[in-house]
About this RNA:
A computed fold for a 477-nucleotide part of an RNA from a metagenome, annotated as small-subunit ribosomal RNA, 3' major domain. The coordinates come from a structure-prediction model, not an experiment, and the mean pLDDT is 85.

Context: one part of a larger RNA
RNA sequence: UGACGGGGGCCCGCACAAGCGGUGGAGUAUGUGGUUUAAUUCGACGCAACGCGAAGAACCUUACCUGGGUUUGACAUCUGAGGAAUCCGCAGGAGACUGUGGAGUGCCCCUCGGGGAGCCUCAAGACAGGUGCUGCAUGGCUGUCGUCAGCUCGUGUCGUGAGAUGUUGGGUUAAGUCCCGCAACGAGCGCAACCCCUAUCCUUAGUUACCAGCAUUAAGUUGGGGACUCUAGGGAGACCGCCGGUGUUAAACCGGAGGAAGGUGGGGAUGACGUCAAGUCCUCAUGGCCCUUAUGCCCAGGGCUACACACGUACUACAAUGGCCGGCACAGAGAGUCGCGAUCCUGUGAGGGGGAGCCAAUCUCAAAAAGCCGGUCCUAGUUCGGAUUGGAGUCUGCAACUCGACUCCAUGAAGUCGGAAUCGCUAGUAAUCGCGGAUCAGCAUGCCGCGGUGAAUACGUUCCCGGGCCUUGUACA
Numbered sequence: 001u002g003a004c005g006g007g008g009g010c011c012c013g014c015a016c017a018a019g020c021g022g023u024g025g026a027g028u029a030u031g032u033g034g035u036u037u038a039a040u041u042c043g044a045c046g047c048a049a050c051g052c053g054a055a056g057a058a059c060c061u062u063a064c065c066u067g068g069g070u071u072u073g074a075c076a077u078c079u080g081a082g083g084a085a086u087c088c089g090c091a092g093g094a095g096a097c098u099g100u101g102g103a104g105u106g107c108c109c110c111u112c113g114g115g116g117a118g119c120c121u122c123a124a125g126a127c128a129g130g131u132g133c134u135g136c137a138u139g140g141c142u143g144u145c146g147u148c149a150g151c152u153c154g155u156g157u158c159g160u161g162a163g164a165u166g167u168u169g170g171g172u173u174a175a176g177u178c179c180c181g182c183a184a185c186g187a188g189c190g191c192a193a194c195c196c197c198u199a200u201c202c203u204u205a206g207u208u209a210c211c212a213g214c215a216u217u218a219a220g221u222u223g224g225g226g227a228c229u230c231u232a233g234g235g236a237g238a239c240c241g242c243c244g245g246u247g248u249u250a251a252a253c254c255g256g257a258g259g260a261a262g263g264u265g266g267g268g269a270u271g272a273c274g275u276c277a278a279g280u281c282c283u284c285a286u287g288g289c290c291c292u293u294a295u296g297c298c299c300a301g302g303g304c305u306a307c308a309c310a311c312g313u314a315c316u317a318c319a320a321u322g323g324c325c326g327g328c329a330c331a332g333a334g335a336g337u338c339g340c341g342a343u344c345c346u347g348u349g350a351g352g353g354g355g356a357g358c359c360a361a362u363c364u365c366a367a368a369a370a371g372c373c374g375g376u377c378c379u380a381g382u383u384c385g386g387a388u389u390g391g392a393g394u395c396u397g398c399a400a401c402u403c404g405a406c407u408c409c410a411u412g413a414a415g416u417c418g419g420a421a422u423c424g425c426u427a428g429u430a431a432u433c434g435c436g437g438a439u440c441a442g443c444a445u446g447c448c449g450c451g452g453u454g455a456a457u458a459c460g461u462u463c464c465c466g467g468g469c470c471u472u473g474u475a476c477a
Base pairs, nucleotide, nucleotide: 001477002476003474004473005472007471008470009469010468011467012466013465015461016460019425020424021423022422023421026316027315028314029313030312031311032310033309034307035306042053043052064302065301066300067299068298069297070296073127077126078125079123080122081121082120083119086103087102088101089100090099091098092097107116108115109114129291130290132289133288134287138285139284140280141279142278143276145274150189151188152187153186154185155184156165157164158163169180170179171178195268196267197266198265200236201235202234203233204232205231206230210225211224214223215222239262242256243255244254245253246252318418322377323376324375325374326373327372328371334365335364336363339358340357344353345352346351384415389410390409391408392407393406394405395404431453432452433451434450435449436448437447
């Protein structure tokens, strides 16, 4: 000087408390451990591994296993020889591939002999190749403390020196934010602001959006309109600016007015010096080591989907604030040409037939659901719950046996609110309800977004956890 303390002081944070809803019990989904296996590829392991890499394991993916093949190689550059490339068969084979037959001649130069580029085949070797090892050799990227308020430097001063001072102190703030004081005076990286979205208004512009008044229609459908909504450009607005009080005449705090919004308005992006030899050599790059008829490459089938069990994360429930049936209503954000696919016909249904329109403020996906109105069920393992199983189908795809999703009929398990323990959340939040998208042939209870309905509670900081500043002790560095 740090680090640590079941030392002290001050102060924060859904840290506790106050509340609301969960997890832990059940069934299922998914990840992991373990076990099993020819293989169940590999990585990730307290917070910060475990619906994580994986924004899609039937083949492919695929790195694993078994078997069949291959050795200048699936891919790159160079040398030599031959052939245009390419296309169509036949036989064997699980295929990779092997054997074999046929069609077929382009471009540039040209002295018509040929040469060259590109592509294919053969040969030899330089070499290729490796998701093989080392993240404790590395780059890059990322997590975490933590959006915590800190981390430093120049000069000066003090100290033999390590170092200190500044950065401590008195106030204040979300903040090393600002003010005052001070052997310090300044500065940098952080904080804040500048950026984006959202809340109000003005203005410009009206098509595919809108419709007040005027016509018109089944319908903003058409004429028309430029008001309104909305769209997307530009601007205004919030600054403790104004008033009162407190305060040191300061910084600032408290209250009020006005205002769509008030003291950072709400949300996002943004992550200082560093810590954890944190994670990643399987994104990529890369040193070293290792393999080179194999640890490379191709193929078929299998496996990653196993199952006595254990844990994490979710979904669905246990019901009446509910289940079922009928009718009626209101979003936002997205996606679409190898695509979205309407009206119509057909099927109980998944779907099928058909194809209008749309490269989309125009057309389509598209039905929003919870909700409201009416009816029914009457507390029961039930008209709750839907696992499991049998049968019959649909769709995607070369192919759904291992191992897809969905539909219909039948079946109808556990489960009556969950021990110790434990998690999230402070407002348009929690809870609850549906909708969309990426990946994707197909496959979502996961992930990323979107809106609808919409709470309760916070006395307070003694305690638990994490953190910041000052101070103190130390046998630690």